[in-house]
Context: one part of a larger RNA
RNA sequence: GGCAUGCGGAGGAUGCCUAGGCAUGGACACGCGAAGAAGGGCGCGGCCAGCGGCGAAACGCCUCGAGGAGCCGCUCAGCAGGCUGUGAGUCGAGGGUGCCCGAAUGGGGAAACCCGGCUGCGGUAAUACGCAGUCACUGUCCUGGUCCGCAGGGGCUGGGCAGAGCGAACGGCGGGAAGUGAAACAUCUCAGUACCGCCAGGAGAAGAAAUCAAGCGAGAUUUCCUUAGUAGUGGCGAGCGAACGGGAAGGAGCCCAAACCGGGGGUGGCGACACCACCGGGGUUGUGGGGCAACGCAGACGCGAGUCACCGAGUGAGCAAAGAGAGCGGGAGCCGAAGGCUUCUGGAAUGGACCACCACAGGGGGUGAGAGUCCCGUAGGCGAAGCUGCUCUCUCUCGGGCGUUGGCCCCGAGUACGGCAAGGCACGAGCAACCUUGUCGGAAGCCGGGAGGACCAUCUUCCAAGGCUAAAUAGUCGUCCAUGACCGAUAGUGCACGAGUACCGUGAGGGAAAGGUGAAAAGCACCCCAGGGUGGGGAGUGAAAGAGAGCCUGAAACCGCAUGCUU
Numbered sequence: 001g002g003c004a005u006g007c008g009g010a011g012g013a014u015g016c017c018u019a020g021g022c023a024u025g026g027a028c029a030c031g032c033g034a035a036g037a038a039g040g041g042c043g044c045g046g047c048c049a050g051c052g053g054c055g056a057a058a059c060g061c062c063u064c065g066a067g068g069a070g071c072c073g074c075u076c077a078g079c080a081g082g083c084u085g086u087g088a089g090u091c092g093a094g095g096g097u098g099c100c101c102g103a104a105u106g107g108g109g110a111a112a113c114c115c116g117g118c119u120g121c122g123g124u125a126a127u128a129c130g131c132a133g134u135c136a137c138u139g140u141c142c143u144g145g146u147c148c149g150c151a152g153g154g155g156c157u158g159g160g161c162a163g164a165g166c167g168a169a170c171g172g173c174g175g176g177a178a179g180u181g182a183a184a185c186a187u188c189u190c191a192g193u194a195c196c197g198c199c200a201g202g203a204g205a206a207g208a209a210a211u212c213a214a215g216c217g218a219g220a221u222u223u224c225c226u227u228a229g230u231a232g233u234g235g236c237g238a239g240c241g242a243a244c245g246g247g248a249a250g251g252a253g254c255c256c257a258a259a260c261c262g263g264g265g266g267u268g269g270c271g272a273c274a275c276c277a278c279c280g281g282g283g284u285u286g287u288g289g290g291g292c293a294a295c296g297c298a299g300a301c302g303c304g305a306g307u308c309a310c311c312g313a314g315u316g317a318g319c320a321a322a323g324a325g326a327g328c329g330g331g332a333g334c335c336g337a338a339g340g341c342u343u344c345u346g347g348a349a350u351g352g353a354c355c356a357c358c359a360c361a362g363g364g365g366g367u368g369a370g371a372g373u374c375c376c377g378u379a380g381g382c383g384a385a386g387c388u389g390c391u392c393u394c395u396c397u398c399g400g401g402c403g404u405u406g407g408c409c410c411c412g413a414g415u416a417c418g419g420c421a422a423g424g425c426a427c428g429a430g431c432a433a434c435c436u437u438g439u440c441g442g443a444a445g446c447c448g449g450g451a452g453g454a455c456c457a458u459c460u461u462c463c464a465a466g467g468c469u470a471a472a473u474a475g476u477c478g479u480c481c482a483u484g485a486c487c488g489a490u491a492g493u494g495c496a497c498g499a500g501u502a503c504c505g506u507g508a509g510g511g512a513a514a515g516g517u518g519a520a521a522a523g524c525a526c527c528c529c530a531g532g533g534u535g536g537g538g539a540g541u542g543a544a545a546g547a548g549a550g551c552c553u554g555a556a557a558c559c560g561c562a563u564g565c566u567u
Stems, first nucleotide, its partner, number of pairs: 001566009015552001016516002020487002022484007029476002031166002039101003042055003046079002049075003052059001061095006070083003106115003116135007137163003141160008170201001171199005181188001185235001211218002222249005232240002253468003256412001260281004265276004286446001288411004292406006299308003310400005322395009333382003339355002342353003356373002358362001364376003417441008427453001448463005503510002523551001526538004
């Protein structure tokens, strides 16, 4: 020096545990903000550093409700002092206060700071100073004033209202890649994806046929299943990929423009009148519809406009809009059955034995080991002043003719459509319809027009060039409940722990490690060793101290001591 064995040190694996995560389902909620948000800064406690709470009225104020004996948050504590049956603390609801920054909005600014104007109050001899209020910008909206203009219109200004910013995903729209695949690569693909921008809502978008279909018919939109990896498309490569039809979820339809009638205005005109915009009525369709004129049939009153009745509907759209009551919920809570002073082990009974009981409750958790009957609960039942949701009813509000004939008027124009050039459609220019754009042309107008995948005819079907519209659909920053062949501290969130912290970076940004005494602190009084610190030995507590806080278990590497063998 090596090997082996034993005993230790060091270390923190493993086992057990869970305070935290993850996922799914259901219900709710789906917004907050100039009445100043989200997020912060700085303060507030008798002694207060952090977390949480709160705001100069600062560990809290007021009111209402629940509850019923203790309380003055957590990090065990302590000192001092208080509150509370005149009901505290605690929980729920509604108010009050709410410094400074932040859209930040009086002006400025290197956020949490600096400097002002005006009005009022306090204060001063007067200034100063203090307090409260107010003063940003934009708007095509509403409403006044004023000026310019022949008019359409425009400028300035007062008031009202609105906007601004934040927010996880979901939605619509405007822009829009590349890695990749094609075993290279350019059309193509990835993909209208990622990403950027704008805007909105609790959903959004779409939506009441100029749709499909096929010679039968259907009847807005959306979503799912299927049709179907079919028909197609495609350097016919890689790939992309429908629809019709069928089945389900859901179910809802409406309003304008115009013709025409009426009104008060404006412009032109001597005037009759013409034109213009506005307001009210009318009207909304494709078996074409409507207007107008005439005629016929429909409740009451009225010459009429209209009013009442009747019918229908409604304040979540069409479509205008308030209130009251009732019922049922939400959001604190409340009641809630039944075992033992028998015996054994043990530190401890919830375990074993024995004898009982409840059960609409034998889900779960806790309690010194494993508890239906010890505690919290569970099944079941009950419950509200204020706040809030839904449903119903009432008041209320809104809407409501039908037909025949005439064939005079109206039925969305730089539109449809065409050429050129693009984009979207599963469809890559293809025989390429259809939809949407840019550009150049440019209709018909109901005896009209579009579509049925080039185009034409026949036939069928539908009315574009205005608008609104719940539900079924998508999502989860968040609240509550439940569940798990989900994790169990190198796992599960990055974070079980004062974590987006410490730390790193000029910055954008990156980003940890770190859980466990014991049933209970009963957390080792006292003595001894030691220069101090530290560590240890007794004693004591405890079931255990080889559970002593560097604390459950305590593997291995690694380091010692002892013994044996061996070089």